[in-house]
Molecule: TPP riboswitch aptamer (THI element)
Organism: Bacteroidota bacterium
RNA sequence: AGUAACUUUUAGGGGUGUCUUGAAGCGCGUACUUCAAUUCUGAGAAAUACCCUUUUUACCUGAUACGGAUAAUGCCGGCGAAGGGAAAAAGUAAAUGCAUGGG
Repeated sequence: AGUAACUUUUAGGGGUGUCUUGAAGCGCGUACUUCAAUUCUGAGAAAUACCCUUUUUACCUGAUACGGAUAAUGCCGGCGAAGGGAAAAAGUAAAUGCAUGGG
C1' cells in the first nucleotide's frame, strides 16, 4: 500500500405457518372467516423484535410439486453453483505485493 474478514452509522429488503380450545360472523350439514389463548419447529410465527442487503446464508418463484417423517405444518431433504432479489460511507485489518535498512 492493501484484500478476505470484522465493527459502527444511516438507508433499504423480507417472513409471520401448524395443532387444540373459546368467542363472534356468514351459512344451517359441516366447514369457512376474524380475534384471543395455547401445542410444535425455528434467529424470528406482529415484535420496532428477528434476519438479510450483490449475493453458494434473508426472502420469493417453481410448489395446491417430489421423497421421508409427524398429532399437524416447507417439520426435514433434494430441487439449488436454478431464475429473481434490497447499499452507501467510515474505521480496523490477516494473507499478499512493493520499497528501504539490518542480519